Predicted 3D model of a 385-nucleotide RNA (Bacterial RNase P class A) from a Planctomycetota bacterium. Rfam family: Bacterial RNase P class A. Rfam classes the family as a ribozyme. The sequence was found by an Rfam model in a public genome assembly. The coordinates come from a structure-prediction model, not an experiment, and the mean pLDDT is 76. NCBI's taxonomy places the organism under Bacteria, Pseudomonadati, Planctomycetota.

């Protein structure tokens, strides 16, 4: 200088003017005889007012409230190994495998010799294999002087060929009639030991001739985790109307009692039902809480390779109702054009642009969406010293 990797940090800076929500502090007007207080309603000043992702609401936890004696099946979920974390499907360092010359990236990355199923098209054969060409050998025929060469039949063979994503280890040598792990070396492949690593798993060796295609994000095995709702959770207080209870008073029958052998009539009295007036309890509008100070955020110590953990200082950083943080003007910076001038580094003017998207009880993640600037580390190639 090019062309990559990986991290990170910012996502407009001051200014005026005009408005928008709380808070706090004062001031004026209203509901009361007045004070103070309360409650509306205005004003004036002070101070605060999104984000990297708030967003999706995928996961994980805090709070809350219901349910709960313990196991088990059933559901769901997660799946390399050690750690980290309040836990997690997150992160972090490591292992193991593809892909990159490389810096790096990617992986649902137990288990396919428990058991079942599936492998499309081609293909002869797709899993207790499998004979279409092909090769070899016999046999019967053709053909020759005799081979060669040919047809058909049996048989042998998985080296070659063809088809496939994918064909029963792979390469070489030896061997055979022609092959074949038949035999052999090395590779892979299994087992057993030793070593090295906390573990994934690594090196070493012996042995075994090879058995075991592939798919579990197909059912299934296995290990491990999972109880349900979710702030319209939930807790106080607490109208009007309706309905529930008490107590008090009125006021009463075809009821009881006073009350007698029976009835009847009247009286006194208790009383259901009714009717007032007071109080209580549920609970709904609706108020307040919950609700923003908390696995907080920044700085520095130590301790880890890192996530991350300790201990110190220092801060305080929206909350509110479907719910505010915004327009506009000027300048600075930025980025594109177009014109000038340049000493080719750039400069000056004039125009236009500047994203994704907005809290609603809180935090950890992930994932996704984003105009534009910026700053760190590494790799490769190419050129100069």
């Nucleotide at each position: 200088c090019g062309a990559g990797a990986g991290g990170u940090u910012c996502g407009g800076g001051c200014g005026g003017c005009c408005g928008c929500u709380g808070c706090g502090u004062u001031c004026c007007c209203a509901a009361g005889c007045a004070a103070a207080g309360u409650u509306g309603g205005g004003g004036a000043c002070g101070g605060a007012g999104a984000g990297g992702a708030a967003a999706g609401u995928c996961c994980g936890g805090g709070c809350u409230c219901c349910a709960c004696g313990g196991g088990u099946c059933a559901g769901g979920g997660u799946g390399g190994u050690u750690g980290c974390c309040a836990a997690c499907g997150g992160c972090a360092a490591c292992c193991g495998g593809c892909c990159g010359c490389g810096a790096g990236g990617c992986c649902a990355g137990g288990g396919a010799a428990a058991g079942u199923g599936c492998c499309a098209c081609a293909g002869a054969a797709a899993a207790c294999a499998a004979a279409c060409c092909g090769c070899c050998g016999g046999g019967c025929g053709g053909g020759u002087c005799a081979c060669a060469c040919u047809g058909u039949c049996c048989g042998g063979u998985a080296a070659g060929g063809g088809u496939g994503a994918a064909a029963c280890g792979g390469u070489g040598c030896g061997g055979u009639a022609a092959g074949a792990g038949c035999g052999c070396a090395c590779c892979g492949c299994g087992a057993g030991c030793u070593c090295g690593g906390u573990g994934a798993c690594g090196a070493g060796u012996u042995c075994g001739g090879c058995a075991g295609g592939g798919c579990a994000a197909a059912c299934c095995c296995c290990a491990c985790c999972c109880g349900g709702a979710g702030a319209a959770a939930g807790a106080u207080c607490a109208a009007a109307u309706a309905g529930g209870g008490a107590a008090g008073g009125c006021g009463c029958a075809c009821g009881g009692c006073g009350a007698c052998g029976a009835c009847c009539c009247g009286c006194g009295u208790c009383c259901a039902g009714g009717c007032c007036u007071u109080c209580c309890g549920g609970g709904u509008a609706g108020a307040u809480c919950g609700u923003u100070g908390g696995a907080g955020a920044c700085c520095g110590a130590g301790c880890g390779c890192g996530a991350g953990c300790u201990c110190g200082g220092c801060c305080c950083u929206a909350g509110a109702g479907a719910a505010a943080u915004g327009g506009u003007c000027g300048u600075c910076a930025c980025c594109a054009c177009c014109g000038c001038c340049u000493u080719c580094g750039g400069g000056c003017g004039g125009c236009g642009g500047a994203a994704c998207a907005g809290g609603a009880c809180c935090c950890g993640g992930c994932u996704u969406a984003c105009a534009g600037a910026g700053c760190c580390u590494c790799u490769c190639g190419c050129g100069c010293a």